The prediction has a mean pLDDT of 85. The part of an RNA shown here (small-subunit ribosomal RNA, 3' major domain) has 476 nucleotides and comes from an uncultured prokaryote. RNAcentral holds the full RNA, with entries from ENA.
[in-house]
Context: one part of a larger RNA
C1' cells in the first nucleotide's frame, strides 16, 4: 500500500424478507461420474463442468476397437536424376471393400531443351500424437460491478500519499458545493438498432372507406391510395412548465399538458485487472516425440453398453381436466437437388397428382390455449402414458447393433415428492401453440416468435454477493 475479520458506518442487488411457479419423489429423454468393454474416442469439473465443445453419431462424421491393405504416400511445392509417353472412358476376374491382376476404346497438347502426367530414387510431406504451466487469437468469470490511472503541483528521508478524501445527490468517480490542488484519459451517459405517438413521401399488401360489377359466400374485377400496412425522412420528452422541500446549488416529492415522462421498455455496448481459469481437437504457432508408423486407404464393430449415483429438460399424478362435436383471432420466419395447392387413394403415417412461386402476391400453414354444446363423476379411472407384440409408412446404397413416424392391441411407475435447493418484480412469472438453424432422415434440446395473462414488495435484522469511508493486525 493492499488483503483479512464471527470489527464499525453508508449504500445496492429477486441477496433476504412479501408472494407465483418449480427442482429434489415416479416413467421417460439427454449429459456426466462410476462400472463394463476389444473399444466404449477426446475435452470441459465449485459458482463460472454437467439438453457444455455437438446448430443433428445408421456408413461417412470418427479422432476409438479389430480385421484387411499400403510406403514419396490420401494432401503442396520445389529440386535433382533414370525411365515411361500419357490422360480419360467402359469391361472382366478376385476381394468385405481398399486394392491387386488383365482386356478393350476414344482423343489429343508438345515435339530441340521441355512442360503435363505416370513409375522408381532422394529431399520431404503428414501426425485430431505431447506440453492451453512456453503462446498467439478467441472465450468465461467477478461485472454492466463504478471502478482503474496518467501529467503537473504540492507533502513525506522513504515506501507512498494528495486529486479519487469531505457534505449532499445519482443507476453511475452522475452532478453540485466544499478543499494543495489544477487538469486529463480509459470506465458511466450519449452517439447505433428495435419497441411505443404523430406528419410526410410512396402505392399490382391493405379498403366498399367512395362508384361501378359480380357472388351461395370472398377485394374476385373495374376504380381508388382516405385508412390500415408495409419502408424512407422529419417531428415528439428537455425536470421544458407549476407547487413544494433543499445550501438559492445539484437534485428529490407531487401536478399539469402528453400516445410516452424524469434512463419511456428491450437489446448491442464488458474499463484496469483477477483465477499460471478454459481452448495446442476451430485456427496459428515455438519445443519435444512418430516416419514400412503415432502417417494414410478400407471394412465392420465401438462412441448408442448398464448393478448403480448426480445434473437439465419433457411428460404425468387429473373435473381450474379428460375426451367427442362445433366455431375465432397470431406474430416471426422459411423455400429451387426447394415450399409444394386443388383433386384423387388410404383409418392413419403417407401415396398418387400436379397449379403456383426465386416470392408483401405462391407455398410450408389447420395456430393452440380460447369460446358454444355435448359426456364422464373422483375410480389407479374415459387420469397417467412407460412398456411390450403385431402389422404397416417414410429417408437413405443400406434402419440387426442403432432412426423417425402410424394403425390396432397392451397398459407399467405415479395420488403432489424427505432434508434440501432454484428461477422470477409486468406484458413480467405462469400457461398455450407457431417458426428456423444444423439437416438425406432425425429435436422433450438450441435460437426466436407471437396468444393468454398473474400474485407479492412492510422493509434491510439475518443468509450470499458486491461498492466507499475507518479501525485492528503477529498476513503479504
Nucleotide at each position: 500500500u493492499g488483503a483479512c475479520g464471527g470489527g464499525g458506518g453508508c449504500c445496492c442487488g429477486c441477496a433476504c424478507a412479501a408472494g407465483c411457479g418449480g427442482u429434489g419423489g415416479a416413467g421417460c429423454a439427454u449429459g456426466u461420474g462410476g462400472c463394463u468393454u476389444a473399444a466404449u474416442u477426446c475435452g470441459a469439473u465449485g459458482c463460472a463442468a454437467c439438453g457444455c465443445g455437438a446448430a443433428g453419431a445408421a456408413c461417412c462424421u470418427u479422432a476409438c476397437c479389430u480385421g484387411g491393405a499400403c510406403u514419396u504416400g490420401a494432401c503442396a511445392u520445389u529440386c535433382u536424376a533414370c525411365u515411361g509417353c500419357a490422360c480419360g472412358u467402359c469391361c472382366u476376374g478376385u476381394g468385405a471393400a481398399a486394392g491387386c491382376a488383365g482386356g478393350a476404346u476414344g482423343c489429343u497438347c508438345g515435339g530441340c531443351u521441355g512442360g503435363a502426367c505416370g513409375g522408381u530414387g532422394c529431399a520431404c510431406a503428414g501426425g485430431u500424437g505431447c506440453u492451453g504451466c512456453a503462446u498467439g487469437g478467441c472465450u468465461g468469470u467477478c461485472g454492466u460491478c463504478a471502478g482503474c490511472u496518467c501529467g503537473u503541483g504540492u507533502c513525506g528521508u522513504g515506501a507512498g500519499a494528495u486529486g479519487u478524501u469531505g457534505g449532499g445527490u445519482u443507476a453511475a468517480g452522475u452532478c453540485c458545493c466544499g478543499c494543495a490542488a489544477c487538469g486529463a484519459g480509459c470506465g458511466c451517459a450519449a452517439c447505433c438498432c428495435u419497441u411505443g405517438c404523430c406528419c410526410u413521401u410512396a402505392g399490382u399488401u391493405g379498403c366498399c372507406a367512395u362508384c361501378g360489377c359480380g357472388u351461395a359466400a370472398a377485394g374476385g374485377c373495374g376504380g381508388g391510395c382516405a385508412c390500415u400496412c408495409u419502408a424512407g425522412g422529419g417531428g415528439g420528452a428537455c425536470u421544458g412548465c407549476c407547487c413544494g422541500g433543499g445550501a438559492c446549488a445539484a437534485c428529490c416529492g407531487g401536478g399539469a399538458g402528453g400516445g410516452a415522462g424524469g434512463g419511456g421498455g428491450g437489446g448491442a455496448u464488458g474499463a484496469c485487472g483477477u483465477c499460471a481459469a478454459g481452448u495446442c481437437c476451430u485456427c496459428a504457432u515455438g519445443g519435444c516425440c512418430c516416419u514400412u508408423a503415432u502417417a494414410c486407404c478400407c471394412a465392420g464393430g465401438g462412441c448408442u453398453a448398464c448393478a448403480c449415483a448426480c445434473g437439465u429438460a419433457c411428460u404425468a399424478c387429473a373435473a381450474u381436466g379428460g375426451c367427442c362435436g362445433g366455431u375465432a383471432c397470431a406474430a416471426a420466419g422459411a423455400g429451387g437437388c426447394g415450399c409444394c395447392a386443388a383433386c384423387c387413394c388410404g383409418c392413419g403415417a403417407g401415396g398418387g397428382g400436379g397449379a403456383g412461386c426465386a416470392a408483401a402476391u405462391c407455398u410450408c400453414a389447420c395456430a393452440a390455449a380460447g369460446c358454444c354444446g355435448g359426456u364422464c363423476u373422483c375410480a389407479g379411472u374415459u387420469c397417467g402414458g412407460a412398456u411390450u407384440g403385431c402389422a404397416g409408412g417414410c429417408u437413405g446404397c443400406a434402419a440387426c447393433u442403432c432412426g423417425c413416424c402410424u394403425g390396432c392391441a397392451u397398459g407399467a411407475a405415479g395420488u403432489u415428492g424427505g432434508a434440501a435447493u432454484c428461477g422470477c418484480u409486468a406484458g413480467u412469472a405462469a400457461u398455450c401453440g407457431c417458426g428456423g438453424a444444423u439437416c438425406a432422415g432425425c429435436a422433450u434440446g438450441c435460437c426466436g416468435c407471437g396468444g393468454u395473462g398473474a400474485a407479492u414488495a412492510c422493509g434491510u435484522u439475518c443468509c450470499c454477493g458486491g461498492g466507499c469511508c475507518u479501525u485492528g493486525u503477529a498476513c503479504a